[in-house]
RNA sequence: GGGGCAUUGGCGCAGUUGGGAGCGCACAACACUGGCAGUGUUGGGGUCAGGGGUUCAAGUCCCCUAUGCUCCA
Numbered sequence: 001g002g003g004g005c006a007u008u009g010g011c012g013c014a015g016u017u018g019g020g021a022g023c024g025c026a027c028a029a030c031a032c033u034g035g036c037a038g039u040g041u042u043g044g045g046g047u048c049a050g051g052g053g054u055u056c057a058a059g060u061c062c063c064c065u066a067u068g069c070u071c072c073a
Base pairs, nucleotide, nucleotide: 001072002071003070004069005068006067007066010025011024012023013022019056027043028042029041030040031039032038049065050064051063052062053061
């Protein structure tokens, strides 16, 4: 220098053919318990890495950039 993959809540991840942003852990409240822990119920939390484009509509498609991993040179 070139190719590929990844980037979604605090952490780890899913998101199918473009139309509902979700799961687990963590966190908060409540209940059970003498208390802790544990379990259950409910709840809060997202610039979908950044920017631009296509589209009625983009996490999803296209382009550029950034970071990480990897392959080639």